[in-house]
RNA sequence: GAACGAACUGGCAAACCCGUCGUAAGGCGGGGACGCAAAGCCACGGGUCCCGCGCUGGUUGCGCCGGACAGCCGGGCUGCCGAAU
Repeated sequence: GAACGAACUGGCAAACCCGUCGUAAGGCGGGGACGCAAAGCCACGGGUCCCGCGCUGGUUGCGCCGGACAGCCGGGCUGCCGAAU
C1' cells in the first nucleotide's frame, strides 16, 4: 500500500407519517429507523418504473421521444478508522 472488516469516533437513513414541488414515476424539507464500509458522487452498460406518440389488435405486446431510480446489478471517480489474516 492492497485485499479484508474486529474495535473506536463520527456518518447516512428503508417502510410509514406530515409539509411541499411534479401529470406521473419520483424529488426536497421535517419526524422516524429497516438496514448500510462507500446507503458519498456520476445515468456509461443492463434492468425496473413514469408521461406522451406510433404500430398491432383487444387492454396486451413492440418501437420511439422525454423523464425517474445510485438503497436492483455491473462500471467509473473520490473517501473515514485499523484488530486478526